Predicted 3D model of a 75-nucleotide RNA (transfer RNA) from a Candidatus Nanoarchaeia archaeon. The organism belongs to Candidatus Nanoarchaeia, within Archaea. The coordinates come from a structure-prediction model, not an experiment, and the mean pLDDT is 81. It matches the Rfam family "tRNA". By type it is a transfer RNA. The RNAcentral record of the sequence draws on ENA.

RNA sequence: GGGCCUGUAGCCUAGUCUGGAUAGGGCGGCCGGCUUCGGACCGGCAGGUCGUGGGUUCAAAUCCUGCCAGGCUCG
Numbered sequence: 001g002g003g004c005c006u007g008u009a010g011c012c013u014a015g016u017c018u019g020g021a022u023a024g025g026g027c028g029g030c031c032g033g034c035u036u037c038g039g040a041c042c043g044g045c046a047g048g049u050c051g052u053g054g055g056u057u058c059a060a061a062u063c064c065u066g067c068c069a070g071g072c073u074c075g
Base pairs, nucleotide, nucleotide: 001074002073003072004071005070006069007068010027011026012025013024020058029045030044031043032042033041051067052066053065054064055063
């Protein structure tokens, strides 16, 4: 340098193929209940420019594309 794959919350992950409009779940965090206290359990809350820029579209996490980061592979 060429080809392929991956990037969604502090961590992990669904959704991407087949566009449909409040982006869902688990762990963790915070508040409350329960408990002598804590753990477990129960209820609630916060946290996401979906790696980044651009394009297509009435509408983009999803399609196209430049770039960035990581991985595999070829020379």